A computed fold for a 75-nucleotide RNA from a marine sediment metagenome, annotated as transfer RNA. The sequence is in RNAcentral, with records from MGnify. The coordinates come from a structure-prediction model, not an experiment, and the mean pLDDT is 81.
[in-house]
RNA sequence: UCCACGGUAGCUCAGUGGUAGAGCGGUCGGCUGUUAACCGAUUGGUCGGGGGUUCGACUCCCUCCCGUGGAGCCA
Numbered sequence: 001u002c003c004a005c006g007g008u009a010g011c012u013c014a015g016u017g018g019u020a021g022a023g024c025g026g027u028c029g030g031c032u033g034u035u036a037a038c039c040g041a042u043u044g045g046u047c048g049g050g051g052g053u054u055c056g057a058c059u060c061c062c063u064c065c066c067g068u069g070g071a072g073c074c075a
Base pairs, nucleotide, nucleotide: 001071002070003069004068005067006066007065010024011023012022013021018055025043026042027041028040029039030038048064049063050062051061052060
């Protein structure tokens, strides 16, 4: 430098044009002698940044940044 994949909640990930979700976690309560487990309620977001297309963008296009893998170049 090029190619592929990825960046969404604190974490692991769904969501491929029409109201952003799940599991785990956090908080409060129940249960228990206590903890764990279990049960109920509750808490969750600049969707990596910028621009464009569209009535409408997490989703499509351009550009930049970051991560992983591969290739190449130099030495």